The part of an RNA shown here (small-subunit ribosomal RNA, central domain) has 346 nucleotides and comes from a metagenome. The RNAcentral record of the full RNA draws on SILVA. It matches the Rfam family "Bacterial small subunit ribosomal RNA". Rfam links the family to the GO terms ribosome and structural constituent of ribosome. The coordinates come from a structure-prediction model, not an experiment, and the mean pLDDT is 90.
Context: one part of a larger RNA
RNA sequence: CUGGGCGUAAAGGGCAUGUAGGUGUCCUUGUAAGUCGAGUGUGAAAGCCCUCCGCUCAACGGGGGAAUUGCACUGGAUACUGCGAGGAUAGAGUUUAGGAGAGGAGAGCGGAAUUCUCGGUGUAGCGGUGAAAUGCGUAGAUAUCGAGAAGAACACCUGUGGCGAAGGCGGCUCUCUAGCCUGAAACUGACGCUGAGAUGCGAAAGCUGGGGGAGCGAACAGGAUUAGAUACCCUGGUAGUCCCAGCCGUAAACGAUGUGCACUUGGUGUUCGCCCGCGAGGGGGAGUGCCGAAGCUAACGCAUUAAGUGCACCGCCUGGGGAGUACGGCCGCAAGGCUGAAACUC
Numbered sequence: 001c002u003g004g005g006c007g008u009a010a011a012g013g014g015c016a017u018g019u020a021g022g023u024g025u026c027c028u029u030g031u032a033a034g035u036c037g038a039g040u041g042u043g044a045a046a047g048c049c050c051u052c053c054g055c056u057c058a059a060c061g062g063g064g065g066a067a068u069u070g071c072a073c074u075g076g077a078u079a080c081u082g083c084g085a086g087g088a089u090a091g092a093g094u095u096u097a098g099g100a101g102a103g104g105a106g107a108g109c110g111g112a113a114u115u116c117u118c119g120g121u122g123u124a125g126c127g128g129u130g131a132a133a134u135g136c137g138u139a140g141a142u143a144u145c146g147a148g149a150a151g152a153a154c155a156c157c158u159g160u161g162g163c164g165a166a167g168g169c170g171g172c173u174c175u176c177u178a179g180c181c182u183g184a185a186a187c188u189g190a191c192g193c194u195g196a197g198a199u200g201c202g203a204a205a206g207c208u209g210g211g212g213g214a215g216c217g218a219a220c221a222g223g224a225u226u227a228g229a230u231a232c233c234c235u236g237g238u239a240g241u242c243c244c245a246g247c248c249g250u251a252a253a254c255g256a257u258g259u260g261c262a263c264u265u266g267g268u269g270u271u272c273g274c275c276c277g278c279g280a281g282g283g284g285g286a287g288u289g290c291c292g293a294a295g296c297u298a299a300c301g302c303a304u305u306a307a308g309u310g311c312a313c314c315g316c317c318u319g320g321g322g323a324g325u326a327c328g329g330c331c332g333c334a335a336g337g338c339u340g341a342a343a344c345u346c
Base pairs, nucleotide, nucleotide: 003318004317005316006315007300008299012314014201015200016199017198021194022193023192025088026087027086028085029084030083031082033081034080035077036076038074039073040072041071042070049065050064051063052062053061054060091191092188093187094186095185096183097182098181099180103177104176105175106174107173108172109171110154114150115149116148117147118146119145120144121143125136126135162169163168206247207246208245209244210243211242215241216240220236221235222234223233258313259312260311261310262309263308266291267290268289269288270287271286272285274283275282276281295302296301319346320345321344328339329338330337331336
């Protein structure tokens, strides 16, 4: 390279927007670049292959043919592809009327709990554990009542419920803002799909500067346990966790399943629109679950939300270790990230 693959064996990029590229609906017409016939020229000879012949055979040699899958030119064909022109509306989009939602950003507000402060009552314990101890408490703790302060998180509702491309999103109200679904028509007229690079977003932890700090709590200290205990348990507790601005760019970033479109028996829940019906119920659309047909699969299982049947495009894999290491490059303040070997070894 070819081939075969990527849910769990190696393998889907964390997610999106989109550049180049690849690819793309129906009809008419032009062209004839791709494509397909034909002809001409060329594709040296030798060699290989076929056939005939010459050395007694063979090796070897000679004649002829084939092959040389290619290139160029000439003249044709026009189904398909391309290119030009015109048209269409089934793809895609816009308008309009409704709808649901923890989608995003900012501001304000609320109650429960916790801790602390002050005051009242009150007295000897509290706390913690398997049992204890460290710890707190007669300078009055724990408990209880009242007042105040602070920070963080939002019980019930809560639901194989909803929204978002993914990460993710949950008290209430307001402002700004994005996407989605449904109905009926009208409009644009292929404007589509994918997407190497690129750009943006991207949990937690971590980093820089500034603020904040109730609870929790790496590190750390002490108490236990133990042969030891740099742990598990307990008492404390710094960074951090929170906010603003800027970095980092990773993850079991998982459905371990790339995106889009089409097709292929069904049953049963649930969320949100629409239609028919007085109602029970029925029909249809978009999601989200379970069970299962054909089919697929090494099996497990998947099964209209495919891992079935196809098409388009991208990413990735190619025995284990060495190793996601070394070197180089790019990025980062750093931590480190991205790209990513070989020797050797089994």